[in-house]
Context: one part of a larger RNA
RNA sequence: CUGGGCGUAAAGGGUGCGCAGGCGGUUGGAUGUGUUGAGUGUGAAAUUCUAGGGCUUAACUCUAGAGCUGCGCUCAAAACUAUCCGACUAGAGUUCCGGAGAGGUAAGCGGAAUUCCAGGUGUAGCGGUGAAAUGCGUAGAUAUCUGGAAGAACACCAAAAGCGAAGGCAGCUUACUGGAAGGAAACUGACGCUCAGGCACGAAAGCGUGGGGAGCAAAAGGGAUUAGAUACCCCUGUAGUCCACGCCCUAAAUGUUGUACACUAGGUCUUGGAAUGUCGAUCGUUUCAGGAUCCAAGCUAACGUGAUAAGUGUACCGCCUGAGGACUACGGCCGCAAGGCUAAAACUU
Numbered sequence: 001c002u003g004g005g006c007g008u009a010a011a012g013g014g015u016g017c018g019c020a021g022g023c024g025g026u027u028g029g030a031u032g033u034g035u036u037g038a039g040u041g042u043g044a045a046a047u048u049c050u051a052g053g054g055c056u057u058a059a060c061u062c063u064a065g066a067g068c069u070g071c072g073c074u075c076a077a078a079a080c081u082a083u084c085c086g087a088c089u090a091g092a093g094u095u096c097c098g099g100a101g102a103g104g105u106a107a108g109c110g111g112a113a114u115u116c117c118a119g120g121u122g123u124a125g126c127g128g129u130g131a132a133a134u135g136c137g138u139a140g141a142u143a144u145c146u147g148g149a150a151g152a153a154c155a156c157c158a159a160a161a162g163c164g165a166a167g168g169c170a171g172c173u174u175a176c177u178g179g180a181a182g183g184a185a186a187c188u189g190a191c192g193c194u195c196a197g198g199c200a201c202g203a204a205a206g207c208g209u210g211g212g213g214a215g216c217a218a219a220a221g222g223g224a225u226u227a228g229a230u231a232c233c234c235c236u237g238u239a240g241u242c243c244a245c246g247c248c249c250u251a252a253a254u255g256u257u258g259u260a261c262a263c264u265a266g267g268u269c270u271u272g273g274a275a276u277g278u279c280g281a282u283c284g285u286u287u288c289a290g291g292a293u294c295c296a297a298g299c300u301a302a303c304g305u306g307a308u309a310a311g312u313g314u315a316c317c318g319c320c321u322g323a324g325g326a327c328u329a330c331g332g333c334c335g336c337a338a339g340g341c342u343a344a345a346a347c348u349u
Stems, first nucleotide, its partner, number of pairs: 004320003007303002012317001014201004021194003025088007034080001035077008048066007091191001092188003095184003103177007110154001114150008125136002162169002206247006215241002220236004258316006266294012298305002322349003331342004
């Protein structure tokens, strides 16, 4: 090198875009790069192997042959591969049509609730718990009514629903804007797949500067519980949570299942589109693209999976090699920091 694997045993990169690289549809012609055949030169000797010979035998050694799996040259073949020229439309893309959607960004608007402020009514409690207490309240609370302010989140609809590459996305309206599906077949004519490095995005927490701060709430304080209680429960409460800009770059970033393509029984439900049956329609049938669920074959150690494969194949990338030490040390790169990425060894077992 070959060979084994990656849902749960070690192992799919958090996600996408994409240069190099690897791989690549149908058809005709040319060339003859790889490839194949034949010939020829070379492939030192020793070694190895085969057949003999010589030391009493063997080791050793001598002779002959084979071999030296390779390389060069010449001739030939042209299926595959490659290159060049030409053609095609089934891959890919463009165009047109009518639809679906919490896809994204920005601006504006709305109601419920909460808290606070002012005022009215009103009086002794309220609040909280397993039970209490801390706490609030005669300086008039809780309750209730009116008015006002503020910030944050959007009940019902709501769904196994939808959209997005992932993270994720939900009040309403408007503007700008990305993508996907279906139908039509007009156009381009392989323009494709994957992708080390690279670039971009990337929940929450955290960081910087400036705002904002209703509710909630790390830290902190108090009350309980308890043997203790640095907790669970209760009363407070600051960062933070929110906004703008800039960082951080990690998650059980999970479907713990990389991406793309092809093929391989069915049943049921559901979202979006199209066709068709029907006078029409609830509806039925067919079909394409998604989302679920139950299963045949197959696969699997089993669990399970089963056209959304973990089945059967192909292409390319990433990753694994006992446990601990160790998502560590050292070094390098990145970061304001916190830290992140890359990543050992001794030693133990």
Notes: A computed fold for a 349-nucleotide part of an RNA from an uncultured Verrucomicrobiota bacterium, annotated as small-subunit ribosomal RNA, central domain. The coordinates come from a structure-prediction model, not an experiment, and the mean pLDDT is 88. The RNAcentral record of the full RNA draws on ENA.